[in-house]
Context: one part of a larger RNA
Molecule: small-subunit ribosomal RNA, central domain
Organism: metagenome
RNA sequence: CUGGGCGUAAAGCGCACGUAGGCGGACUUUUAAGUCGGAGGUGAAAUCCCAGGGCUCAACCCUGGAACUGCCUUCGAUACUGGGAGUCUUGAAUUCGGGAGAGGUGAGUGGAACUGCGAGUGUAGAGGUGAAAUUCGUAGAUAUUCGCAAGAACACCAGUGGCGAAGGCGGCCCACUGGCCCGAUAUUGACGCUGAGGUGCGAAAGCGUGGGGAGCAAACAGGAUUAGAUACCCUGGUAGUCCACGCUGUAACGAUGGGUGCUAGCCGUUAGACAGCUUGCUGUUUAGUGGCGCAGUUAACACCUUAAGCACCCCGCCUGGGGAGUACGGUCGCAAGAUUAAAACUC
Numbered sequence: 001c002u003g004g005g006c007g008u009a010a011a012g013c014g015c016a017c018g019u020a021g022g023c024g025g026a027c028u029u030u031u032a033a034g035u036c037g038g039a040g041g042u043g044a045a046a047u048c049c050c051a052g053g054g055c056u057c058a059a060c061c062c063u064g065g066a067a068c069u070g071c072c073u074u075c076g077a078u079a080c081u082g083g084g085a086g087u088c089u090u091g092a093a094u095u096c097g098g099g100a101g102a103g104g105u106g107a108g109u110g111g112a113a114c115u116g117c118g119a120g121u122g123u124a125g126a127g128g129u130g131a132a133a134u135u136c137g138u139a140g141a142u143a144u145u146c147g148c149a150a151g152a153a154c155a156c157c158a159g160u161g162g163c164g165a166a167g168g169c170g171g172c173c174c175a176c177u178g179g180c181c182c183g184a185u186a187u188u189g190a191c192g193c194u195g196a197g198g199u200g201c202g203a204a205a206g207c208g209u210g211g212g213g214a215g216c217a218a219a220c221a222g223g224a225u226u227a228g229a230u231a232c233c234c235u236g237g238u239a240g241u242c243c244a245c246g247c248u249g250u251a252a253c254g255a256u257g258g259g260u261g262c263u264a265g266c267c268g269u270u271a272g273a274c275a276g277c278u279u280g281c282u283g284u285u286u287a288g289u290g291g292c293g294c295a296g297u298u299a300a301c302a303c304c305u306u307a308a309g310c311a312c313c314c315c316g317c318c319u320g321g322g323g324a325g326u327a328c329g330g331u332c333g334c335a336a337g338a339u340u341a342a343a344a345c346u347c
Stems, first nucleotide, its partner, number of pairs: 004318003007301002012315001014201004021194003025088007033081002035077008049065006091191001092188003095184005103177004108172002110154001115149007125136002162169002206247006215241002220236004257314006265292013296303002320347003329340004
């Protein structure tokens, strides 16, 4: 390479958009590039294969045949694929009418709580723990009442509920804005799917500049515990956590890439539409989201119309363990590092 695979054994890029490429709906007609058939030319010799012969045999050699699976020219065939022309509506998109939603961005605003500050009441403790101590407190703490300030997060509602491509998104209100679903006919007429490179988005931590800083809290300090205690527990506490702009680009899980079609059902739930009546239920249907389960699949576990079933198209990835996601080199980055990615050796 062929072949075989990728939920858990090695293996689905974190996610999307999209270039090249690959693949691509129904019908008519044309062409004859692919495809198929006939004929001609060529395919040196040797070699290989077959038959016969010569060295005493064999290796070796000689003669003949076949073969040289290929290429070129020409004449035909036209089902399929491709090219040209035309038509169509079921794929795709648009239009109209409705609908749900923590989808995104920017402003504004609310209450509870924590902390601090001011004032009142009040007096000796408070806090903390397994027990203590560090710590706070007669310069009046803890407790309690009123007021003020500031920052951060939004209890209940809340739900295998919703939205988003993923990361993710939760007080309320406003503005701007993306996507989705249902119903309806009308319009365009294959405009589609995937996607190497590429581009964008991408939790937390971290980095740069400038703000902010209530609570929490790496580092750090102290008190305990202990044989020790660079920990677990306690008292403090700085980066950070928050905001703006810029960088980083990792974890990213359904451990399951995307698309299309087909293949029993039953029970929930979310958003619609339709029908029926007994008006709050029943039935039908579409799109999601869960549980169980037939056929089928699977090494088993399990999956099962949200497939890991049956098929097709496109991409990514795997090839014994360690060495190693490391070294070197390249690219990117301010750095931290990220990405691409071996070998010796060893079992």